Small-subunit ribosomal RNA from an uncultured bacterium, 1390 nucleotides, folded computationally. Its Rfam family is "Bacterial small subunit ribosomal RNA". Its family is annotated with ribosome and structural constituent of ribosome in the Gene Ontology. The coordinates come from a structure-prediction model, not an experiment, and the mean pLDDT is 85.
RNA sequence: AGAGUUUGAUCCUGGCUCAGGAUGAACGCUGGCGGCGUGCCUAACACAUGCAAGUCGAACGAAGCACUAAACAUGAAGCCUUCGGGCGGAGCGAUUAGUGACUUAGUGGCGGAUGGGUGAGUAACGCGUGGGUAACCUGCCUUACACAGGGGGAUAACAACCGGAAACGGUUGCUAAAACCGCAUGAAGUAUGAACAUCGCAUGAUGAUCAUAUUAAAUAUUUAUAGGUGUAAGAUGGGCCCGCGUCUGAUUAGCUAGUUGGUGGGGUAAUAGCCUACCAAGGCGAUGAUCAGUAGCCGGCUUGAGAGAGUGACCGGCCACAUUGGGACUGAGACACGGCCCAAACUCCUACGGGAGGCAGCAGUGGGGAAUCUUGCACAAUGGGCGAAAGCCUGAUGCAGCGACGCCGCGUGAGUGAAGACGUACUUCGGUAUGUAAAGCUCUAUCAGCAGGGACGAUAAUGACGGUACCUGACUAAGAAGCCCCGGCUAACUACGUGCCAGCAGCCGCGGUAAUACGUAGGGGGCAAGCGUUAUCCGGAUUUACUGGGUGUAAAGGGAGCGUAGGUGGUAGUGUAAGUCAGAUGUGAAAGCCCGUUGCUUAACAGCGGGAUUGCAUCAGAAACUACAUUACUAGAGUGCAGGAGAGGUAGGUGGAAUUCCUAGUGUAGCGGUGAAAUGCGUAGAUAUUAGGAGGAACAUCAGUGGCGAAGGCGGCUUACUGGACUGUAACUGACACUAAGGCUCGAAAGCGUGGGGAGCAAACAGGAUUAGAUACCCUGGUAGUCCACGCCGUAAACGAUGAAUACUAGGUGUCGGGGCCCAAAGGGCUUCGGUGCCGGCGCAAACGCAUUAAGUAUUCCACCUGGGGAGUACGUACGCAAGUAUGAAACUCAAAGGAAUUGACGGGGACCCGCACAAGCGGUGGAGCAUGUGGUUUAAUUCGAAGCAACGCGAAGAACCUUACCAGGUCUUGACAUCCCAUUGAACGGUCGUUAAUCCGACCUUCUCUUUGAGCAAUGAAGACAGGUGGUGCAUGGUUGUCGUCAGCUCGUGUCGUGAGAUGUUGGGUUAAGUCCCGCAACGAGCGCAACCCUUAUGUCUAGUUACUAACGCGUAAAGGUGAGGACUCUAGACAGACUGCCGGGGACAACUCGGAGGAAGGUGGGGACGACGUCAAAUCAUCAUGCCCCUUAUGUUCUGGGCUACACACGUGCUACAAUGGCCGCAACAGAGAGAAGCAAAGCCGCGAGGUGGAGCAAAACUCAAAAAAGCGGUCUCAGUUCGGAUUGUGGGCUGCAACCCGCCCACAUGAAGUCGGAGUUGCUAGUAAUCGCGGAUCAGCAUGCCGCGGUGAAUACGUUCCCGGGCCUUGUACACACCGCCCGUCA
Repeated sequence: AGAGUUUGAUCCUGGCUCAGGAUGAACGCUGGCGGCGUGCCUAACACAUGCAAGUCGAACGAAGCACUAAACAUGAAGCCUUCGGGCGGAGCGAUUAGUGACUUAGUGGCGGAUGGGUGAGUAACGCGUGGGUAACCUGCCUUACACAGGGGGAUAACAACCGGAAACGGUUGCUAAAACCGCAUGAAGUAUGAACAUCGCAUGAUGAUCAUAUUAAAUAUUUAUAGGUGUAAGAUGGGCCCGCGUCUGAUUAGCUAGUUGGUGGGGUAAUAGCCUACCAAGGCGAUGAUCAGUAGCCGGCUUGAGAGAGUGACCGGCCACAUUGGGACUGAGACACGGCCCAAACUCCUACGGGAGGCAGCAGUGGGGAAUCUUGCACAAUGGGCGAAAGCCUGAUGCAGCGACGCCGCGUGAGUGAAGACGUACUUCGGUAUGUAAAGCUCUAUCAGCAGGGACGAUAAUGACGGUACCUGACUAAGAAGCCCCGGCUAACUACGUGCCAGCAGCCGCGGUAAUACGUAGGGGGCAAGCGUUAUCCGGAUUUACUGGGUGUAAAGGGAGCGUAGGUGGUAGUGUAAGUCAGAUGUGAAAGCCCGUUGCUUAACAGCGGGAUUGCAUCAGAAACUACAUUACUAGAGUGCAGGAGAGGUAGGUGGAAUUCCUAGUGUAGCGGUGAAAUGCGUAGAUAUUAGGAGGAACAUCAGUGGCGAAGGCGGCUUACUGGACUGUAACUGACACUAAGGCUCGAAAGCGUGGGGAGCAAACAGGAUUAGAUACCCUGGUAGUCCACGCCGUAAACGAUGAAUACUAGGUGUCGGGGCCCAAAGGGCUUCGGUGCCGGCGCAAACGCAUUAAGUAUUCCACCUGGGGAGUACGUACGCAAGUAUGAAACUCAAAGGAAUUGACGGGGACCCGCACAAGCGGUGGAGCAUGUGGUUUAAUUCGAAGCAACGCGAAGAACCUUACCAGGUCUUGACAUCCCAUUGAACGGUCGUUAAUCCGACCUUCUCUUUGAGCAAUGAAGACAGGUGGUGCAUGGUUGUCGUCAGCUCGUGUCGUGAGAUGUUGGGUUAAGUCCCGCAACGAGCGCAACCCUUAUGUCUAGUUACUAACGCGUAAAGGUGAGGACUCUAGACAGACUGCCGGGGACAACUCGGAGGAAGGUGGGGACGACGUCAAAUCAUCAUGCCCCUUAUGUUCUGGGCUACACACGUGCUACAAUGGCCGCAACAGAGAGAAGCAAAGCCGCGAGGUGGAGCAAAACUCAAAAAAGCGGUCUCAGUUCGGAUUGUGGGCUGCAACCCGCCCACAUGAAGUCGGAGUUGCUAGUAAUCGCGGAUCAGCAUGCCGCGGUGAAUACGUUCCCGGGCCUUGUACACACCGCCCGUCA
């Protein structure tokens, strides 16, 4: 820093999407360790349990406990004993006194207003920032001064009694205080009064003096401290007030009665309508009041280059709240989270009378939710409350636990190691990849595990954390890697599976049988204890544009003017200092950020110092600019005066032409209308024509990208009234200007209301046509309306799709209205203002284009835009009589919608040109019968392919078997065919026989070669690699072919033009069959095509002369090149010649070329053929062949018999034969060319009516044969009929080929004798040796053409011409088409 996506491609506009960063996150898969942070965003939902605010006995009485002492009572163990007792005095009990730095229910003091939680409310002086308080308070703390004299009466605790389930309460009695209450004292306090000084912006403040009134205190003990009272001051903490800032909506425009102000009174610590009585009628608001919605605010945090945008978790400041609402009490401080009272909801207890409670404190529970932790340890540290202190309390806090939730750090090993192992994946099977990766060998020990030592935090004691951090030692490579992605954006590719299915997808989009996009695997890429996804925010997005956008055509200039607020504003001087500039001071908390440095091993994190904090305030300055004040000016603007132009407006009058109607005349059968008609009018007299009249509307010519107007708009002539602009002059004013939100006015047509008017025209409507229909276009009629007056409506493609104003910035050429100057003056030239056009340069623009009338360069003001659709719709509001207009959304949906230009294609657009394209002709087809192909149907099978032209007598140049791919049935399984390997054999082939439907199979006979331990060849047998497939895919392919089209086109290099796609060249003027050639030209050249070169045909020459030929000469025949001979002719087949617009004339640019002519066998590419540019049709063919992939493998392969491809209601294509007299039949009797022939062509002769048979001469062919050419010609007959036309069909009998003619061949003879009398709509071929017509040959082939490919004979007609149909070429134009008009697309229905 950008990228993808609109198109066939391009540039632009414009949206959508992505790559980045972030998070109090959640979800999926996975999970080794540590440090530092962090963790209910939802239900301010409800809460069990425990804890979170107590402390002081050095304020007080009282109670209890312990100890000591005294006396009293009792009297154990032990000792002595005369056994009777004695000594002894522990222990226990009770009383009194004392001691305790023992305990505490109550009174009392201080603290429960801090700390901790939450963000519901709040759009506010709540918060932030800076000020004010001369309008205030402040416990504890500090400083200073002064004081504390003397009294009094109660009350809880306690005791007794009583009530109640309880909570708790009542009565009586006793008692203390630093509890409570008088009295005294007291000033520098307070209040009042008097007079004075100083100061302040001001209400006033401060100081000193006098008088009057009034207000204090508490003691405790260890006797030195602590506490108490008053006053003044400080510090700290607060209260109140003010300037500025602080979200969205106008589809919320008016709000407000304590409301705004004043006076009196009250109230507060204090100001104040804070409260109250009276008086006044104010106050706020487009600079957005009020209302509605949303929201705690900030330091900061995230992002960003910045400006900004978003956000307000943790930490810190402020505010608000404590189940909901209200209220006060106490107090220095509260209207009080763990205080009180009342009300409400909820929960709990109850003896039903009544009571208790408040986790938005820490843990924890339920619930909600995608989602958020332990009912832990400790007061050791820091801090807080109380206390003189010890100390007690402290879920503040310090720590630990749980969660990869985040950030940071570390590890999961390092070196060596090629047989490049195994495995896996791919493969062209050769190999390649995984991959030095592993194994192996040599090392190391960070983390974790084990053992030992062991802190700082506390410089005496005291350590929850914690036997923790850290250090050391031994030990094992062991215990520690996943997630996402791999079509483009975006780094990373293959195989298999799947087959628009399953699925993916952030956008574009993948998937319909060869998916780098689905799923899996191998490999690869990225990040890594995480990785992806989802959600949200910023960025990219200059896509709301302050920085930093636009509005002619992409979204966007208001229809126009006037003008209010507002914004902006000419020249010169002086002053002020609000803005502005620079300086100083204060503040801008800490944390955070940046820089430096330090401490944890490093980092995260933390400590210290500095910077920054762009802001606000104050003070003293500057005076250029803006502003304000003032004084001047005239260039902006306006006025005056003098002129001319104009469809400018309003009202009145008036004119002629035309249409229609009425009356009258003339006149007769039509008129009218259309593409053609009809409806309509007309014999009751139309149309036409003449005359007269009526009425309404509009004003031809002039007339002009001419004029006027703000726009809408304005057009006969004339009168009146009236607005504006322009020119000239320079007398006057002296910035009076520009723009313009709201507002007001004007505003085409249509429409509405009332009243007129109504000739023509004409929505609606009626009729006639057209049409499949025709609620249309066309025609005949025709009502509103169009016209006038008054009033509404308020919109238009109200457009120059271009807001207004000012200034500047090359020109050229018209035109309208004025002015000036000059000349040789009906005119011309130069110049200057104001309008209105065209062309064009700079510049601008995406391009088109604009270009002094800007869309250029600048300034000012207004209006408007922010993807397409939904939609200018809905709702609300305003206006309107209504129609409707103005304002004007959202849900949902798409990834585009759009502008300009480019190349094609297309057009029932245009210009030019060509083609048997039409026209002009000739012959067919479509009707009949038959042949053949196809569809359909049928079938066991009727094998498959070909499908508009460009499939259909096509593949097939020939299906009885074979072919054959199809069907039925029967065999074979390394195979009918190829290669390799092993063994055996010497065959195989052939012949005979058996069997069978046949193949297969079986038996027998015969038979190898050579360089000979063996080799070759062949067969058999066995196993396996493999063979085989006319199975699929022609949309995986090669090759081949068709078609546009033998149409004249298709491109390239360099240059030039264009931002670019592209253009130019190749367009233009001529010309040609031709992008053929010439000329011109920002093009110059070149290539593939065209043409030519090739073959054939038409003429001639030369050469050659057999099998062809025969003129002359000889021989010879019935005849005959039959023969000798010849090389003349025809002919054959080789080489040449010839034709090139070469010559002449006309036209043309003197060109290309064209027209005519000469000569010539042939004349303007002479005729014909081969030859087919770039490409199009996913055209045809996997069944000619080849081939990828898929499929079958005792079968989808192979082989055999029989059948089928030949079916038959029907439909179509292509042909043959006909329908007859230009003919049929009979007879006589001419003239070709090109071919073929050995498994062949076959002559003569003979037989047969004939097909044919027999025969076998000749011929591998200029020799022989097929072979007869036919039409034509001549003669005869038929005489217009279903015929002497036509020959289908059928019967009988034959012939030929062939193993075999039943399904299913061809031919012959005889008999039979169907349809058909020239063919509807339509459609097809052909321009000269052509059409038409006539026969001949060949390939295939045993046999089988009406088909196909060739050959010659006879031999026409017509073409004015290019309007039209079809196809094509070039130029141009329109396009919303690009799969390209067989396109795109609209509506309805499903």